[in-house]
Predicted 3D model of RNase P RNA and transfer RNA as a complex of 479 nucleotides. The coordinates come from a structure-prediction model, not an experiment, and the mean pLDDT is 77. It holds a member of the Rfam family "Bacterial RNase P class A". From the family's description: Ribonuclease P (RNase P) is a ubiquitous endoribonuclease, found in archaea, bacteria and eukarya as well as chloroplasts and mitochondria.
RNA sequence: GGAGCGGAACGGACGGCCGCGGCUCCCUUGCGGAUGCCGAGGAAAGUCCGGGCUCCACAGGAUAGGACGGUGGGUAACGCCCACCGGGCGCAAGCCCAGGGAAAGUGCAACAGAGAGCAGACCGCCGAUCGGCGGCAACCUUCGGGAAGCCGCAGGAGGUAAGGGUGAAAGGGUGGGGUAAGAGCCCACCGCGCCGGCGGUGACGUCGGUGGCACGGUAAACCCCGUCCGGAGAAAGCCCACAUAGGGGGGGACGAGGAUCUUCGGGUCCUCGGCGAGGCGGUCCGUCUCGCCAUGACUCCCGGGUAGGGCGUUCGAGGCGGUCGGCAACGGCCGUCCCAGAGAAAUGGUCGUCCAGGCGCCGCAAGGUGCCUGACAGGAUCCGGCUUACGGGCCGCUCCGGCA
RNA sequence: GCCCCUAUCGUCUAGCCCGGUCCAGGACGCGGCCCUCUCAAGGCCGAGACGGGGGUUCAAAUCCCCCUAGGGGUA
Numbered sequence: 001g002g003a004g005c006g007g008a009a010c011g012g013a014c015g016g017c018c019g020c021g022g023c024u025c026c027c028u029u030g031c032g033g034a035u036g037c038c039g040a041g042g043a044a045a046g047u048c049c050g051g052g053c054u055c056c057a058c059a060g061g062a063u064a065g066g067a068c069g070g071u072g073g074g075u076a077a078c079g080c081c082c083a084c085c086g087g088g089c090g091c092a093a094g095c096c097c098a099g100g101g102a103a104a105g106u107g108c109a110a111c112a113g114a115g116a117g118c119a120g121a122c123c124g125c126c127g128a129u130c131g132g133c134g135g136c137a138a139c140c141u142u143c144g145g146g147a148a149g150c151c152g153c154a155g156g157a158g159g160u161a162a163g164g165g166u167g168a169a170a171g172g173g174u175g176g177g178g179u180a181a182g183a184g185c186c187c188a189c190c191g192c193g194c195c196g197g198c199g200g201u202g203a204c205g206u207c208g209g210u211g212g213c214a215c216g217g218u219a220a221a222c223c224c225c226g227u228c229c230g231g232a233g234a235a236a237g238c239c240c241a242c243a244u245a246g247g248g249g250g251g252g253a254c255g256a257g258g259a260u261c262u263u264c265g266g267g268u269c270c271u272c273g274g275c276g277a278g279g280c281g282g283u284c285c286g287u288c289u290c291g292c293c294a295u296g297a298c299u300c301c302c303g304g305g306u307a308g309g310g311c312g313u314u315c316g317a318g319g320c321g322g323u324c325g326g327c328a329a330c331g332g333c334c335g336u337c338c339c340a341g342a343g344a345a346a347u348g349g350u351c352g353u354c355c356a357g358g359c360g361c362c363g364c365a366a367g368g369u370g371c372c373u374g375a376c377a378g379g380a381u382c383c384g385g386c387u388u389a390c391g392g393g394c395c396g397c398u399c400c401g402g403c404a
Numbered sequence: 405g406c407c408c409c410u411a412u413c414g415u416c417u418a419g420c421c422c423g424g425u426c427c428a429g430g431a432c433g434c435g436g437c438c439c440u441c442u443c444a445a446g447g448c449c450g451a452g453a454c455g456g457g458g459g460u461u462c463a464a465a466u467c468c469c470c471c472u473a474g475g476g477g478u479a
Base pairs, nucleotide, nucleotide: 001400002399003398004397005396006395007394010391012354013353014352015351016350017349018348020039021038022037023036026033027032041376045387046386048385049384050383051382052381053233054232055231056230065229066228067227068226069225070084071083072082073081074080085099086097087096088095089094100224101223105222106221107218108217122164123163124160125159126158130155132153133152134151135150136149139146140145172190173189174188175187176186177185191213192211193210194209195208196207197206198205199204237311238310239309240308247302248301249300250299251298255272256271257270258269259268260267261266273293274292275291276290277289278288279287280286318337319336320335321334322333323332324331325330355374356373357372358371359370360369361368362367405478406477407476408475409474410473411472414432415431416430417429424462434450435449436448437447438446455471456470457469458468459467
């Protein structure tokens, strides 16, 4: 210098002016003014997990459904984090793994291929105490021929899973022996299974023995095993409650109308509302008749609840610093700090100086000067995570190249 | 705010549950040719899609995860 890997933080700085939200002190009858303090994020986002909190449900258990899945820890909890184990990738730093079970059962494997699951003979190889054809031929011969045997050719019941070919995958791999050719048929090493010893809390590692291959893949297919989960979500939920709204109960005046009694002075009892249909009427109001349901004004008591207001609501599994324990995640103790909270919802604009980057001009250079840019994005009940979006720099490490 | 659903040619859709013969089928539309004096109708042929990324698997439109874009419910 190049390529790469990991980690922790930051998210332009300061000041002036004009604005915004919350609380607070003061002035003001009030409207309002004014003082002080505070005022978004590492992701506030996606709403993907886990909890706090609230209401509903609930004896316990089981089933259904869902999630998770190496081991040991951390935690309020987790599908998160830490450490380790195993596997994979990379020269390495390091990264990735839904990482239980395929000898409980069911299913699936297209196309190709002879055969795809306790398989299979297409090519190839071998091939009978198999025959055929051709050639040679010991030997025999009545000289016509016969003939064991050897060689070759095509075939062949069958054997063979070494080789070819198909496929993602063909029933352990390599080498040697063996065989008619072959084959765990036998042997060595490796792999695999089982048993035992040792180490480790454990996953697992390692060593020895043994079996002789029996047990291929797929569970982000059904399923089995183990662990966990009741449901809903702050628009959860709780409280107070305007009225020409409105529910229940009690008391019940003046008055009007009707019935009835009357000594004509008055007494007693009932009704007073709403809805619908029809008549008068151009329509509304009004009034009359009929039907149905109900029982007025006023006043007292009780309950629900809309608008609206308050609580929940922000001090919390809280931040920062130190110390102790732990490899670490994290935990204990001590000190210190208070850090938005509202409701459809506040953080912005501008100017100046500086910072970082880019471009242009001047200059041999140092430098000067002008312009532009400074990301992603914003609280809405609160926390712990994950994931996604995003700017430039810093620290540590690995590999390669160059120079000394 | 909270809770759900959907995404396949230009448009409407089948396939997805239970992965393979899917280089994904159909209808309308589009392009070319034929037919006709011409147009329409009709016949033949053709182009044209799994929202994006990653994972599981021999194999993904289909199964799983994360994004993106639409839609719905709830006082």